Record summary:
The prediction has a mean pLDDT of 85. A computed fold for a 74-nucleotide RNA from Aquamicrobium sp., annotated as transfer RNA. It matches the Rfam family "tRNA". The family's RNA type in Rfam is transfer RNA. It was read from a public genome assembly.
Parts: sequence; C1' cells; structure tokens
RNA sequence: CGGAGCGUAGCGCAGCCCGGUAGCGCACUUGACUGGGGGUCAAGGGGUCGUAGGUUCGAAUCCUAUCGCUCCGA
Repeated sequence: CGGAGCGUAGCGCAGCCCGGUAGCGCACUUGACUGGGGGUCAAGGGGUCGUAGGUUCGAAUCCUAUCGCUCCGA
C1' cells in the first nucleotide's frame, strides 16, 4: 500500500442476505421462599446498533467515506 472479516446492553452473541422502529443468555436491581449465605421463582432497569453523511414514508439492515481490532497478500 491492496484485500477480507469483525464492531449491537456491563460481558458473550442473534437479528443484516430479503428495510417496518432491537432481542437472547449471563450479570445487575426489587420482591417472595430461607435464621443467614447459596439456590429457586416472580417482576424490573439498561443499548437508538463504531463514527459521519446519503437514499427512503421508514435504515442495525441498502450506498459512500472514515476510525479501531484481527487475518491474508505485497
């Protein structure tokens, strides 16, 4: 310098192909059961999707640029 993959909740991931307003597990908060811890059950909070712009009635999803990490090539 060129190419590819990844980036979504505190952590690990799904959703992206085929646009319809974001979900799962663990963790966290509250309550119940228990003498307490642990455990189980119930309820609940938390992210506008790496960043910026474009297309669209509508973008995590399509397009462009760019940043970070990893890999391959030179």